[in-house]
RNA sequence: GCCCCCAUCGUCUAGCGGUUAGGACAGCGCUCUUUCAAGGCGUAAACACCGGUUCGACUCCGGUUGGGGGCG
Numbered sequence: 001g002c003c004c005c006c007a008u009c010g011u012c013u014a015g016c017g018g019u020u021a022g023g024a025c026a027g028c029g030c031u032c033u034u035u036c037a038a039g040g041c042g043u044a045a046a047c048a049c050c051g052g053u054u055c056g057a058c059u060c061c062g063g064u065u066g067g068g069g070g071c072g
Base pairs, nucleotide, nucleotide: 001071002070003069004068005067006066007065010025011024012023013022018055027043028042029041030040031039048064049063050062051061052060
């Protein structure tokens, strides 16, 4: 330098154009318990960035950034 893959709550992850963007763990509150843990109930928290296509984009296209891999 060229090619390929990836980017979603704090972490891991689901989501094949119309979902209130879901789950697990962690956090917080309540409950239970003499207390703690476990359990139960609840709660906050996310689509890397910029454009395009579309009535509608996390999803499709282009670019940027970051990460991983291959070739030279």